Background:
This is a predicted structure of a 126-nucleotide RNA (c-di-AMP riboswitch aptamer (ydaO/yuaA leader)) from a soil metagenome.

[in-house]
RNA sequence: UGCCUAAUCCCCGGCACAUCCGGGGAGCGGGGGACCCAAGUUUUCGGGGCGAACCCACCUUCGGGUGGGAGCGCAGACUCCUUCAGCGCUAGCCCGCCAGCUAACCCCGCCGGCCGACGAAGGAGG
Repeated sequence: UGCCUAAUCCCCGGCACAUCCGGGGAGCGGGGGACCCAAGUUUUCGGGGCGAACCCACCUUCGGGUGGGAGCGCAGACUCCUUCAGCGCUAGCCCGCCAGCUAACCCCGCCGGCCGACGAAGGAGG
C1' cells in the first nucleotide's frame, strides 16, 4: 500500500495519552420468534446453528492420502460484474434434548489471521 473475515466508523468518559477499560450511536452480520405456507419429521440412528469448507470414487499403517465434481478466495492496484487462463482453500467452532418459514417483537457479535509486485478479454459506474 493492500488482503481474508460480518468483524468497521463516530461521540462521551476513565486519565495527561492510548491500539486499554466503560457507556452511547451509526453501519455491517447472526440467532430466536405468528397467521399463511411447508413438512410428515422427530421420538439416540437424537436434533440444530455459524462458516465456502460439501458429495463421489480409489487407496490406507485407519492417523489419513490421491483424484474428480460442486463451492470459496486472490493478483489483474479506482470500484463492481462476466468469461478464459493461473495460484490457493475446501477448516474449525458452538447450542444442549430444543428451534421449518415467519410480520411485530426479543437476543447476540463486530474477533482473529496475513504480505505480494503475477495474466488476458468484455461491460457498467466513478
The coordinates come from a structure-prediction model, not an experiment, and the mean pLDDT is 78.